[in-house]
Context: one part of a larger RNA
RNA sequence: CUGGGUGUAAAGGGUGUGUAGGUGGGAUAACAAGUCAGAGGUGAAAGCCUGCAGCUUAACUGUAGAACUGCCUUUGAUACUGUUAUUCUUGAGUCUUGGAGAGGUCACUGGAAUUCUGUGGUGUAGCGGUGAAAUGCGUAGAUAUCACGAGGAACACCUGUUGCGUAGGCGGGUGACUGGACAAGUACUGACACUGAGGCACGAAAGCGUGGGGAGCGAACAGGAUUAGAUACCCUGGUAGUCCACGCCGUAAACGAUGAAUACUCGGCGUUGCCUGGAAUUUUCCGGGCAGUGCCCAAGUUAACGCAUUAAGUAUUCCACCUGGGGAGUACGCUCGCAAGAGUGAAACUC
Numbered sequence: 001c002u003g004g005g006u007g008u009a010a011a012g013g014g015u016g017u018g019u020a021g022g023u024g025g026g027a028u029a030a031c032a033a034g035u036c037a038g039a040g041g042u043g044a045a046a047g048c049c050u051g052c053a054g055c056u057u058a059a060c061u062g063u064a065g066a067a068c069u070g071c072c073u074u075u076g077a078u079a080c081u082g083u084u085a086u087u088c089u090u091g092a093g094u095c096u097u098g099g100a101g102a103g104g105u106c107a108c109u110g111g112a113a114u115u116c117u118g119u120g121g122u123g124u125a126g127c128g129g130u131g132a133a134a135u136g137c138g139u140a141g142a143u144a145u146c147a148c149g150a151g152g153a154a155c156a157c158c159u160g161u162u163g164c165g166u167a168g169g170c171g172g173g174u175g176a177c178u179g180g181a182c183a184a185g186u187a188c189u190g191a192c193a194c195u196g197a198g199g200c201a202c203g204a205a206a207g208c209g210u211g212g213g214g215a216g217c218g219a220a221c222a223g224g225a226u227u228a229g230a231u232a233c234c235c236u237g238g239u240a241g242u243c244c245a246c247g248c249c250g251u252a253a254a255c256g257a258u259g260a261a262u263a264c265u266c267g268g269c270g271u272u273g274c275c276u277g278g279a280a281u282u283u284u285c286c287g288g289g290c291a292g293u294g295c296c297c298a299a300g301u302u303a304a305c306g307c308a309u310u311a312a313g314u315a316u317u318c319c320a321c322c323u324g325g326g327g328a329g330u331a332c333g334c335u336c337g338c339a340a341g342a343g344u345g346a347a348a349c350u351c
Base pairs, nucleotide, nucleotide: 003323004322005321006320007305008304012319014202015201016200017199021195022194023193025088026087027086028085029084030083031082033081034080035077036076037075038074039073040072041071042070049065050064051063052062053061054060091192092189093188094187095185096184097183098182103178104177105176106175107174108173109172110155115150116149118148119147120146121145122144126137127136163170164169207248208247209246210245211244212243216242217241221237222236223235224234259318260317261316262315263314264313267296268295269294270293271292272291273290274289275288276287277286278285279284300307301306324351325350326349333344334343335342336341
């Protein structure tokens, strides 16, 4: 390399968009590039292979044939692929009408709770914390309790194998702007499609830069305990950070550890959205369809576990990735980054 693979053994890119490329629905006609058939030319010799022959045999040699699976020219075939033209509607998209939703951005706003060397009142000796304590707070009046004020962050119940989003993710309320999906209708376009190396965009948390903000929590740090020690677990404090704006970073067990698309393949029980038939009646019940989302199981599959119409089944197309363990996601080089570092990514050696 091929082959074989990628849920858990090595292996699916974090996600999207899309360039090149690869692949591509039904019908008719033309062409004949691929494809197929015939003929001709060429495919040096030697060698290989087969027959015969020559050295006593063999090796070796001579001779004849086959082969040289290829290339070129030419004459045909037209099913398939391709090209061109015409056409179709089921793939794809557009349109109309509708309802659902924690989808996104911005602005405004609400209540509960915590905190306050905030204010005032009541009130007096403790509070707090733990396995037990101590550090800590408190007669300068704490804790507790009432009223008022300030400020930041998060949104109890509703809340659900719920919903939405490509993924990351999204949850108080109202408004503005805005994206997508779905259902019904079947009016329009007429293959416009699928995948997608590079590229571009998005991308939790932590971290970085500048400027704000800072209630609670809380790396680092300090103290108290514990302990043989305790650079920890427990306690009292507490800085970055957590929050906002703008700009970086570009990684995660970025997980369904399962790439995307299409088609097909027994059933059962839920649940969400829309449409629809029938009961029944004022919001319920029994069905059907489409789209999602869960559980159980058959065939099949799997090393097993399990998966099982949301496949890990049966097939097709395209991309990504794997090839014994360690060395190592390291070194070197390059690209990116303010840095931290990220991406790409070996070898010696060793078992």
RNAcentral holds the full RNA, with entries from ENA. This is a predicted structure of a 351-nucleotide part of an RNA (small-subunit ribosomal RNA, central domain) from an uncultured prokaryote.